RNA sequence: AGGUGGUCGGGUAAUCGCUGCGCAGGCAACUGCGGAGAGGAAAGUCCGGGCUCCACGAAAGGAAGGUGGCGGAUAACGUCCGCCGAGGGUAACCUUAGGGAAAGUGCCACAGAAAAUAUACCGCCGAGCAAUCGGUAAGGGUGAAAUGGCGAGGUAAGAGCUCACCGCAUUUCUGGUAACAGAAAUGGCAGGGUAAACCCCACCUGGAGCAAGAUCAAAUAGGAAUGACGUGUCAGCAAUGGCAGGUGCCCUUUCGCACCAGUCGUUCGGGUAGAUUGCUUGAGGUGUCUGGCAACAGACAUCCUAGAUGAAUGAUUACCCCCCAAUUUAUUGGGGACAGGACCCGGCUUAUAGACCGCCU
RNA sequence: CGGGGCGUAGCUCAGCCUGGUAGAGCAUCUGCUUUGGGAGCAGAGGGUCGGAGGUUCGAAUCCUCUCGCCCCGACCA
Numbered sequence: 001a002g003g004u005g006g007u008c009g010g011g012u013a014a015u016c017g018c019u020g021c022g023c024a025g026g027c028a029a030c031u032g033c034g035g036a037g038a039g040g041a042a043a044g045u046c047c048g049g050g051c052u053c054c055a056c057g058a059a060a061g062g063a064a065g066g067u068g069g070c071g072g073a074u075a076a077c078g079u080c081c082g083c084c085g086a087g088g089g090u091a092a093c094c095u096u097a098g099g100g101a102a103a104g105u106g107c108c109a110c111a112g113a114a115a116a117u118a119u120a121c122c123g124c125c126g127a128g129c130a131a132u133c134g135g136u137a138a139g140g141g142u143g144a145a146a147u148g149g150c151g152a153g154g155u156a157a158g159a160g161c162u163c164a165c166c167g168c169a170u171u172u173c174u175g176g177u178a179a180c181a182g183a184a185a186u187g188g189c190a191g192g193g194u195a196a197a198c199c200c201c202a203c204c205u206g207g208a209g210c211a212a213g214a215u216c217a218a219a220u221a222g223g224a225a226u227g228a229c230g231u232g233u234c235a236g237c238a239a240u241g242g243c244a245g246g247u248g249c250c251c252u253u254u255c256g257c258a259c260c261a262g263u264c265g266u267u268c269g270g271g272u273a274g275a276u277u278g279c280u281u282g283a284g285g286u287g288u289c290u291g292g293c294a295a296c297a298g299a300c301a302u303c304c305u306a307g308a309u310g311a312a313u314g315a316u317u318a319c320c321c322c323c324c325a326a327u328u329u330a331u332u333g334g335g336g337a338c339a340g341g342a343c344c345c346g347g348c349u350u351a352u353a354g355a356c357c358g359c360c361u
Numbered sequence: 362c363g364g365g366g367c368g369u370a371g372c373u374c375a376g377c378c379u380g381g382u383a384g385a386g387c388a389u390c391u392g393c394u395u396u397g398g399g400a401g402c403a404g405a406g407g408g409u410c411g412g413a414g415g416u417u418c419g420a421a422u423c424c425u426c427u428c429g430c431c432c433c434g435a436c437c438a
Base pairs, nucleotide, nucleotide: 001361002360003359004358005357006356007355008354010320011319012318013317014316015315016314018037019036021034022033023032024031025030039338043349044348046347047346048345049344050343051209052208053207054206056256057255058254059253060252061251062250064205065204066203067202068201069083070082071081072080073079084098085096086095087094088093099200100199104198105197106194107193108192121140122139123136124135125134126133127132148166149165151163152162153161167189168187169186170185171184172183173182174181175180213277214276215275216274223268224267225266226265227264228263229262232243233242234241235240245260246259247258248257270437271436272435284303285302286301287300288299289298290297291296321336322335323334324333325332326331327330362434363433364432365431366430367429368428371387372386373385374384381418389405390404391403392402393401411427412426413425414424415423
């Protein structure tokens, strides 16, 4: 100088306040005492779950959406860990939506001869007086991209035409759980790119969300319009039962199951804008040990840490800490980020003044 | 708190699905016309498509992150 991992992100005291809880007093309003009270991202709502409702369960097919090297971790994931490949860096290390372009289709503007079943503008070589014809793909030119690269042989000039090396493809062997790596032989080289274009392959996915849902209370014009589905038959006095049909939150089919009635939806009008629950003990935190490279798992011990809803968690003062400026060198002035719960977890992403620690180049 | 949508010229919008020079109307400016103005006719200017990154030869368009704005959602009957 750089890389990487982690921790903290002002402290203490007093006074005045706010929201729950416990105890005591009070008929009650309330009062007194005690104790508690935002985060690493509480954020964005981008993924994955728990929980609840839609009654939905199994199987097959389809649609739509998503994921994409390999192995593992996990409740699960698009997350994490380890490894492989590719790219960058002197290095520590970093980045990586990283299956298939040889199943098919599409697209590749302009330029250029030609943008993909090919083709030849300049050039080079041969023939010819010439016009022109034939050969060629070394070299030039166009473009983001031009049909293996480089050297030698060869040739009229050239060309995998031939050869060595490299690359590529196929086969075999070795190592590895695998991705893949290495080696040998064979093939003269086959079809450029794009799948965050359609698509193919493999795997995954029901929808809605705590304003879910449950209980109680209050009030009214306990209303109107409109739409969808629509109980059919037999037995029975009836209750009910059988059969058929219909509905069941992506669609179709099959099987099972539930329901079949005035039920549901929309709009207008009206009313109340209240309480309890869900609600915080959980895939929970901390420490030690064991297993594992690690993510993580297991055992033991220990701790309880917001639950508000017109939405609390604050303000002032003093001292200390850190930073900046000024000077009278120990004082004065200013500043201390991003940001704030709203059912709860695991991640990702984004914002973040500054301070400290470990390891590595 | 939850769900959905939209950002393109001064304003209102198209283009995005299927990537290849950013367009229309109104407005602005200039000229003609008129005694002057309005209307009319002719022409011109004005945009790095909200911002950042990625995929691609190439992005307003495809993907990811982010910023801003708008809309809907209580219960009873």